Two RNAs folded together computationally: RNase P RNA and transfer RNA, 507 nucleotides in total.

RNA sequence: CGAGAGGAACAGGCAAUCGCCGGCGGCCUUGGCCGCGGGAGGAAAGUCCGAGCUCCACAGGGCAGGGUGCCGGGUAACUCCCGGUCGGGGCGACCCGGAGGAAAGUGCAACAGAGAGUAGACCGCCACGCGGAGACGCGUUCACACCGCGCUGUACCGACUUCGGCCGGGAAGGCGCAGGGUGAGGGGCUUCGGCCUCGGUAAGGGUGAAAGGGUGCGGCAAGAGCGCACCGGCGUCCCCGGUAACGGGGGCGGCCAGGCAAACCCCAUCCGGAGCAAGACCGAACAGGGGAUGAUUGAGGGCGGCCCGCCCGAGAUCCCCGGGUAGGUCGCUAGAGGUUGUCGGCAACGGCAGCCGUAGAUGAAUGAUUGCCACCUUCGCGAGGGCGACCGCGCGGAGGGACAGGACUCGGCUUACGGGCCUCUCGAGCC
RNA sequence: GGGCAGGUAGCUCAGUCGGUAGAGCAGCGGAUUGAAAAUCCGCGUGUCGGGGGUUCAAUUCCCUCUCUGCCCACCA
Numbered sequence: 001c002g003a004g005a006g007g008a009a010c011a012g013g014c015a016a017u018c019g020c021c022g023g024c025g026g027c028c029u030u031g032g033c034c035g036c037g038g039g040a041g042g043a044a045a046g047u048c049c050g051a052g053c054u055c056c057a058c059a060g061g062g063c064a065g066g067g068u069g070c071c072g073g074g075u076a077a078c079u080c081c082c083g084g085u086c087g088g089g090g091c092g093a094c095c096c097g098g099a100g101g102a103a104a105g106u107g108c109a110a111c112a113g114a115g116a117g118u119a120g121a122c123c124g125c126c127a128c129g130c131g132g133a134g135a136c137g138c139g140u141u142c143a144c145a146c147c148g149c150g151c152u153g154u155a156c157c158g159a160c161u162u163c164g165g166c167c168g169g170g171a172a173g174g175c176g177c178a179g180g181g182u183g184a185g186g187g188g189c190u191u192c193g194g195c196c197u198c199g200g201u202a203a204g205g206g207u208g209a210a211a212g213g214g215u216g217c218g219g220c221a222a223g224a225g226c227g228c229a230c231c232g233g234c235g236u237c238c239c240c241g242g243u244a245a246c247g248g249g250g251g252c253g254g255c256c257a258g259g260c261a262a263a264c265c266c267c268a269u270c271c272g273g274a275g276c277a278a279g280a281c282c283g284a285a286c287a288g289g290g291g292a293u294g295a296u297u298g299a300g301g302g303c304g305g306c307c308c309g310c311c312c313g314a315g316a317u318c319c320c321c322g323g324g325u326a327g328g329u330c331g332c333u334a335g336a337g338g339u340u341g342u343c344g345g346c347a348a349c350g351g352c353a354g355c356c357g358u359a360g361a362u363g364a365a366u367g368a369u370u371g372c373c374a375c376c377u378u379c380g381c382g383a384g385g386g387c388g389a390c391c392g393c394g395c396g397g398a399g400g401g402a403c404a405g406g407a408c409u410c411g412g413c414u415u416a417c418g419g420g421c422c423u424c425u426c427g428a429g430c431c
Numbered sequence: 432g433g434g435c436a437g438g439u440a441g442c443u444c445a446g447u448c449g450g451u452a453g454a455g456c457a458g459c460g461g462a463u464u465g466a467a468a469a470u471c472c473g474c475g476u477g478u479c480g481g482g483g484g485u486u487c488a489a490u491u492c493c494c495u496c497u498c499u500g501c502c503c504a505c506c507a
Stems, first nucleotide, its partner, number of pairs: 001427007010418001012373007020039002023036006041403001045414002048412005053275004060308004065271005070084005085099001086097004100266002105264002107260002122205002124201003127140005141184004146180002148177005156169003160165001185198005213231006232256002234253008279330004288321006300312003323506003337356008375400008384391002432503007441456004450487001458474005480496005
């Protein structure tokens, strides 16, 4: 210098002139004049959460509905904040997380694909090894008993016989042997190349976002957690550390269980509703009409639905059409307030002490111009620092200053937005 | 100020347990006609208001921004 990350703060200042809106005081015939003092934000915004406050029961019970969802802490409360755990992203500084349960149940997964969840047979595979581009060849293993060989020795044949047998030969059959041959899950066909069929198989191919752990060895006809070793996950038991989430270690179990809960749902936990146009009081003006329901066995109301309970409850309540007024006071700003110091805490935050007074308007005010100063950008000139890339300084000119504005009040979140400051990271560029 | 609903084709609207978006009118082309209207046949309609997230997949579910529309006071 470039590209980033985090944090805290600010949101120009002063003066003059002309204006705007409240307050207090004074003056005058009711409307002005004079004086004093005050007058938007970090988001006042979106109205996305949480509260205070007000009314409706004193805010109750259940169902339904909705929110939240790692752990611990903070807080009035929160879906917020802080710290941590785990997961993810980044080279890094750091950042992000709606982060319970899918081994409780139901459901979804288009298209493609054989099969989409106690899965599936489309291709492939259902001896192995070696050589070869291939056709194929060679070798090995196993199986078979077809040929062959050996044993057995029946029927039978021949010789002998004292007719009891005995000797020789000997089919078929049985047992064995792997030399030849044939074969490689069963069966069938064959022109012997193979084909068909019944099966097996989740290794491989292919489809898909996703195909039911991974690697290796064994095993098998081929395969497969089928078995084993290691790795990963899950469940369970134990030990150690931690408040916990969780982490580390060990044992056991082949248990291997996929995704979606911002699908229904389950579990835990929280939630009554409406909102300052809430609500209270005063005043002014006017014109009522129609419908529904209902009178004590009780309509209806109590601002989303249903049931219960409670309260109110009678020329009443609700609905529709029409009419009038759109005036004042309160609520209305001192509040979970701000700030400084100190103590506790890693922090969010809390305790204590001191100090401060800070818009309350109601169609709604806080503005404009000029000058000076400060800030930023850029250009020119000048004098410097540094080995250098570069850096800051002075003078002068030109230009620039965002987003946006209270409306009962707070605490958050989100969104919009300006330039500068501090700390940190990376860099292959320049020095 | 407060509360609620919606944004889908040029216009008016559909689209539910998430599976790749339609209808009518309008428009364009053709037929018919001397020409036109009507009629018949055919065709294209699209960042589903913008962005982000969950998911294999979002018009749909969630968050956020933006735009449009509606409602409200008091008296009798």
It holds a member of the Rfam family "Bacterial RNase P class A". Rfam classes the family as a ribozyme.